[in-house]
Description: Predicted 3D model of a 354-nucleotide part of an RNA (small-subunit ribosomal RNA, central domain) from a metagenome. RNAcentral holds the full RNA, with entries from SILVA. The coordinates come from a structure-prediction model, not an experiment, and the mean pLDDT is 87.

Context: one part of a larger RNA
RNA sequence: UUGGGCCUAAAGCGUUUGUAGCCGGCCUGUCAAGUCCUUGGUGAAAUCUGCACGCUUAACGUGUAGAAUUGCCUGGGAUACUGUCAGACUUGGGACCGGGAGAAGCUGAAGGUAUUCCGGAGGUAGGAGUGAAAUCCUGUAAUCUUCGGAGGACCACCCGUAGCGAAGGCGUUCAGCUAGAACGGGUCCGACGGUGAGAGACGAAAGCUGGGGGAGCAACCCGGAUUAGAUACCCGGUUAGUCCCAGCCGUAAACGAUGCGGACUAGGUGUCCUAGUAGCUUCGAGCUAUGGGGGUGCCGAAGGGAAGCCAUUAAGUCCGCCGCCUGGGAAGUACGGUCGCAAGGCUGAAACUU
Numbered sequence: 001u002u003g004g005g006c007c008u009a010a011a012g013c014g015u016u017u018g019u020a021g022c023c024g025g026c027c028u029g030u031c032a033a034g035u036c037c038u039u040g041g042u043g044a045a046a047u048c049u050g051c052a053c054g055c056u057u058a059a060c061g062u063g064u065a066g067a068a069u070u071g072c073c074u075g076g077g078a079u080a081c082u083g084u085c086a087g088a089c090u091u092g093g094g095a096c097c098g099g100g101a102g103a104a105g106c107u108g109a110a111g112g113u114a115u116u117c118c119g120g121a122g123g124u125a126g127g128a129g130u131g132a133a134a135u136c137c138u139g140u141a142a143u144c145u146u147c148g149g150a151g152g153a154c155c156a157c158c159c160g161u162a163g164c165g166a167a168g169g170c171g172u173u174c175a176g177c178u179a180g181a182a183c184g185g186g187u188c189c190g191a192c193g194g195u196g197a198g199a200g201a202c203g204a205a206a207g208c209u210g211g212g213g214g215a216g217c218a219a220c221c222c223g224g225a226u227u228a229g230a231u232a233c234c235c236g237g238u239u240a241g242u243c244c245c246a247g248c249c250g251u252a253a254a255c256g257a258u259g260c261g262g263a264c265u266a267g268g269u270g271u272c273c274u275a276g277u278a279g280c281u282u283c284g285a286g287c288u289a290u291g292g293g294g295g296u297g298c299c300g301a302a303g304g305g306a307a308g309c310c311a312u313u314a315a316g317u318c319c320g321c322c323g324c325c326u327g328g329g330a331a332g333u334a335c336g337g338u339c340g341c342a343a344g345g346c347u348g349a350a351a352c353u354u
Base pairs, nucleotide, nucleotide: 004325005324006323007308008307012322014202015201016200017199021195022194023193025089027087028086029085031083033082034081035078036077037076038075040073041072042071048066049065050064051063052062053061054060092192093189094188095187096185097184098183104178105177106176107175108174109173110172111155112154116150117149118148119147120146121145122144126137127136163170164169207248208247209246210245211244212243216242217241221237222236223235224234259321260320261319262318263317264316267299268298269297270296271295272294273293274292276290277289278288279287280286303310304309327354328353329352336347337346338345339344
């Protein structure tokens, strides 16, 4: 390479928007580029096949006829499919309208308990901590009770295999601004779509730069214990940091370890959102039943799978497009390039070894 794969064996980019490319619904017509049929030319010889002949035979050679040369050029024709152009359609997609759902985002304001600290009052000898202790705090009055104040962070209960978001992620309340999805209507556009190499944007925590802030917690560090030792686990302190603003970084077991889109293939049972139908009604966006659409769980047939398991939210059966894998180690290292203030990121080998 052919081929086979990517939940857990190597392998799905962290996510998304989208350029090129690739792929593309239904109907009618045009052209005839792809495609198919056919004419002519070309496709050297050797090689291969049949027959004949020549070396004593064979191998080998010569002659003759044929095949093959899967290609290219050219004339004529076919028009189903692909394509081109023109027209039409509404199922894909989009727009609009309606009433709802939501920790979706940003900004601002308001609030809540607790911890800590400060001040007043009460009160007196312990407090704290542990397996047990000690370091530590405390007669300059602690711990405890109570009143007042300051400041920062956080948002108990509600909280739910509940919800929202592309992912990261999002949880006090209210307001403003912004975005998306579902359901319903079937009003409008009329294939406008899918995927997506490059590229752009977003992207937890930690970390970095400048400026603020600093209650609690707490890498580092300092002590006390434990221990043979204890650069730890336990205890007492404590600095970066954690918080805010502006700018970098661009990585995670960024996980469903499962790329995105579409179609098809038994059911059962919860739950959330939503438009109905039927009944009840204390007429309340109320209750019950039912089944349609969309999400989110569990169980399970066929089927799949090495098994665990997956199973209409597929890992089943197919199509389109992208990414990635090819024994272990060396190594996500070296070198080069590129990005970054740095830390480092991205790209990414080989010798050698087994």